Source information: Predicted 3D model of a 477-nucleotide part of an RNA (small-subunit ribosomal RNA, 3' major domain) from a metagenome. The prediction has a mean pLDDT of 85. The full RNA is in RNAcentral, with records from SILVA.
[in-house]
Context: one part of a larger RNA
RNA sequence: UGACGGGGGCCCGCACAAGCGGUGGAGCAUGUGGUUUAAUUCGAUGCAACGCGAAGAACCUUACCUACUUUUGACAUCCCUGUGAGGUCGUAGAGAUAUGACUGUGCCUUCGGGAUCAGGUGACAGGUGCUGCAUGGCUGUCGUCAGCUCGCGUCGUGAGAUGUUGGGUUAAGUCCCGUAACGAGCGCAACCCUUAUUGCUAGUUGCCAGCGAGUAAAGUCGGGAACUCUAGUGAUACUGCCGGUGGUAAACCGGAGGAAGGCGGGGGCGACGUCAAGUCAUCAUGGCCUUUAUAAGUAGGGCUACACACGUGCUACAAUGGGGUAGAACAGACGGAAGCGAAGCGGCGACGUGGAGCGAAUCCUAAAAAAUGCCUCGUAGUCCGGAUUGGAGUCUGCAACUCGACUCCAUGAAGUCGGAAUCGCUAGUAAUCGCGGAUCAGAAUGCCGCGGUGAAUACGUUCCCGGGCCUUGUACA
Numbered sequence: 001u002g003a004c005g006g007g008g009g010c011c012c013g014c015a016c017a018a019g020c021g022g023u024g025g026a027g028c029a030u031g032u033g034g035u036u037u038a039a040u041u042c043g044a045u046g047c048a049a050c051g052c053g054a055a056g057a058a059c060c061u062u063a064c065c066u067a068c069u070u071u072u073g074a075c076a077u078c079c080c081u082g083u084g085a086g087g088u089c090g091u092a093g094a095g096a097u098a099u100g101a102c103u104g105u106g107c108c109u110u111c112g113g114g115a116u117c118a119g120g121u122g123a124c125a126g127g128u129g130c131u132g133c134a135u136g137g138c139u140g141u142c143g144u145c146a147g148c149u150c151g152c153g154u155c156g157u158g159a160g161a162u163g164u165u166g167g168g169u170u171a172a173g174u175c176c177c178g179u180a181a182c183g184a185g186c187g188c189a190a191c192c193c194u195u196a197u198u199g200c201u202a203g204u205u206g207c208c209a210g211c212g213a214g215u216a217a218a219g220u221c222g223g224g225a226a227c228u229c230u231a232g233u234g235a236u237a238c239u240g241c242c243g244g245u246g247g248u249a250a251a252c253c254g255g256a257g258g259a260a261g262g263c264g265g266g267g268g269c270g271a272c273g274u275c276a277a278g279u280c281a282u283c284a285u286g287g288c289c290u291u292u293a294u295a296a297g298u299a300g301g302g303c304u305a306c307a308c309a310c311g312u313g314c315u316a317c318a319a320u321g322g323g324g325u326a327g328a329a330c331a332g333a334c335g336g337a338a339g340c341g342a343a344g345c346g347g348c349g350a351c352g353u354g355g356a357g358c359g360a361a362u363c364c365u366a367a368a369a370a371a372u373g374c375c376u377c378g379u380a381g382u383c384c385g386g387a388u389u390g391g392a393g394u395c396u397g398c399a400a401c402u403c404g405a406c407u408c409c410a411u412g413a414a415g416u417c418g419g420a421a422u423c424g425c426u427a428g429u430a431a432u433c434g435c436g437g438a439u440c441a442g443a444a445u446g447c448c449g450c451g452g453u454g455a456a457u458a459c460g461u462u463c464c465c466g467g468g469c470c471u472u473g474u475a476c477a
Stems, first nucleotide, its partner, number of pairs: 001477002003474003007471007015461002019425005026315008034306002042053002064301007073124001077123002079120004086103007107114002126290002129288003135284002137279003140275001142273001147186005153162003166177003192267004197235007207224002211222003238261001241255005317418001321377006335364002339358002344353003384415001389410007431453007
């Protein structure tokens, strides 16, 4: 000087407390451990691994296993030789491949040749092989915590100290005052995006107040440019104003005006560093290893196994509910051409048919659901719950056996609110309700977004956890 203390002081955070809803019990989904297996590819392992890499394993992916094959190689450059390349049809085979027949004779050219393709030779290729404790890059984490440092000066023999401590204040090393310090840098804040109010400009595909037409209804039509909205450019909030407290400070408390008030809400942005944290399987890369195999191709299988254990979720156990019915009840954001696909018709339905319109403020996906009105059920393992299983189908796709999703009929399991323990959340939040997107042929209860309905509670900081500053002890570095 740090680190540590079941030392002290001050302070903060959904840290506790106050509340609301869960997890832990059940069934299923999903990941992991374990076990099994020819293989169940590999990585991630307290917080900070475990719906994680994977924004999507039937084949492919795919790295694993088995079998069958190739050896200058599936891919790159150089050298030599040859020739179009390619397409179609046979035969053998699981296919890779092997072997034959037919067809085709192109592009550029300085006419040497070149591009392309095939064969040969060796230099070499190849490796998702090892090492993340050799590395770059990227990332997590403490933590959006308020810290981390430097120059010169001063103090100390020196390591170092000072500044950065102190008194206030703040979300903040934020600001003020004091001060052997005076300044500065990286962080904080602001600048960026979005949301909340509004002026101007613009008015179609969006809008419809007033005027006219029109309908069963409808901006449907003439028209209009007000309103909504869209999207470009401005304005607005700064403790600016008033009162009080405070040291005539910084600031805090209350108020006015205002759409918004003291950082208005949300996002992006992550200091010096820590964990030899994670990643050699995104990529790059040193070294090592392999080179008829640890490389490459193909088919089938596996990654989907299943006495079990754990994590994360979904659905429930019901009456604030289940079922039926009615009013085209009321959103936002997104996506659409090998696409979205309307009306109509067929089917109980998944879906089929159909093909209008739309590269989309025009058309489509599109039905929002919870909600509301009426009817029913009457506390029951039920008209709760839907697992499981049988049958029949639909769709995608060469192909749904291993191993897809969905529909219909039948079946109707566990489950009556969950032990110890444990998680999230402070407002348009929790809870609850549906909608969309990426990936994607198909395949979400996951992930990322969107809106609808919309709470309770916070006395307080004694205690648990994590953190910041000062101080103290130390046989620790």